[in-house]
Molecule: Bacterial RNase P class A
Organism: Ramlibacter sp.
RNA sequence: GAAGCCCGCCAGACCGCCGCUGGUGCGAUCGUGGAAACACGGCACUGGAGGAACGUCCGGACUGCACAGGGCAGCGUAGCAGGUAACACCUGUCCACCGCGAGGUGAGGAUCAGAGCAACAGAGACGAGUCGCUGUGCAAGACCUUCGCAAGAAGGGACGGCACAGCGGGUGAAACGGGCAAUCUCUACGCGCAGCAAUACCAAGUAGGCCAGCGUUGAUGUGGCUCCGCAGAGCUGGCGGGUAGGUAGCACCGAGCCGUUUGGCGACAAACGGCCCAGAGGAAUGGCGGUCACGUGCGCUUUCGCGAAAGCGGGUGCGCACGCCACAGAAUCCGGCUUACGGUGGACUUCACAC
Numbered sequence: 001g002a003a004g005c006c007c008g009c010c011a012g013a014c015c016g017c018c019g020c021u022g023g024u025g026c027g028a029u030c031g032u033g034g035a036a037a038c039a040c041g042g043c044a045c046u047g048g049a050g051g052a053a054c055g056u057c058c059g060g061a062c063u064g065c066a067c068a069g070g071g072c073a074g075c076g077u078a079g080c081a082g083g084u085a086a087c088a089c090c091u092g093u094c095c096a097c098c099g100c101g102a103g104g105u106g107a108g109g110a111u112c113a114g115a116g117c118a119a120c121a122g123a124g125a126c127g128a129g130u131c132g133c134u135g136u137g138c139a140a141g142a143c144c145u146u147c148g149c150a151a152g153a154a155g156g157g158a159c160g161g162c163a164c165a166g167c168g169g170g171u172g173a174a175a176c177g178g179g180c181a182a183u184c185u186c187u188a189c190g191c192g193c194a195g196c197a198a199u200a201c202c203a204a205g206u207a208g209g210c211c212a213g214c215g216u217u218g219a220u221g222u223g224g225c226u227c228c229g230c231a232g233a234g235c236u237g238g239c240g241g242g243u244a245g246g247u248a249g250c251a252c253c254g255a256g257c258c259g260u261u262u263g264g265c266g267a268c269a270a271a272c273g274g275c276c277c278a279g280a281g282g283a284a285u286g287g288c289g290g291u292c293a294c295g296u297g298c299g300c301u302u303u304c305g306c307g308a309a310a311g312c313g314g315g316u317g318c319g320c321a322c323g324c325c326a327c328a329g330a331a332u333c334c335g336g337c338u339u340a341c342g343g344u345g346g347a348c349u350u351c352a353c354a355c
Stems, first nucleotide, its partner, number of pairs: 001351004006346005012292007020048007030041004050327001055337001057336005062195004074191005079093005094108001095106004109186002114184002116180002131168008143156005199248004205243001209239006220231004254276001256275008294323007302315005
């Protein structure tokens, strides 16, 4: 110097002006909207996105419903030991695989319970079975030799057939022997179901429900009204449930953040000290200007190296222009994982060169 690998850090800083949104205090007990519940309105001080807030994948808190206990079914997890509220996360370690290496990856229990599966090639692929050679046995036996007049008898017996055994070749990852459990299955362990649009409280109008009173001996409505006419079976009050709407859940006290010490290889834990740190709900967290810092380009200055020179390359300083970034925007909260992405620091590995 190049390539790589692991771990960490940052996500522009400050000032001014104008806004948006939350909290606290003070003041007025007032005004506006609303039937109410409740919301909004003044002044001062103060808080206001991220490392991934993304994805909504895993695990919890919380809430409602269900629930004596056990089992079946279903879903999930899987070396061993630990961490944690919990986990499929994290740490250490063994083994296997990848890499020259620093390092990385792993659903890594069981195939002497059972089932299922395997491209191509090959005769045959999970059922057993093929070709060649050899041996043994069996059945039948062309033909040959001898004897016999003949019928027949005795001996030998090729190429083949069937059964069994042994050996060998070819195909293939694998050929009565193995593989796959990320196919079913078995074993061990875990899991009740749903989710903040959960859920709790306050609470109109309309419709329906229940109760009480009155009412065909005419309530009630209507013609403005008593009278009178017409229509006429409901009318009035109360209660309770639900909806619209409002409030809480919900954001100050927690699996909280920061620092130090101690224990542990580590994940992590404990003690002590300090801090309070976004919160809407059609959804705030923004805009403008200035200074500094940073990056890129150009010009100038100065200096170093190479070169005969022209020039080329690196560094310092100044000026100008542009940019000031990439990925990305909280929605009940928390712990993880995955994915996206800009810059920067350090340790280590391999290779090349110089000393």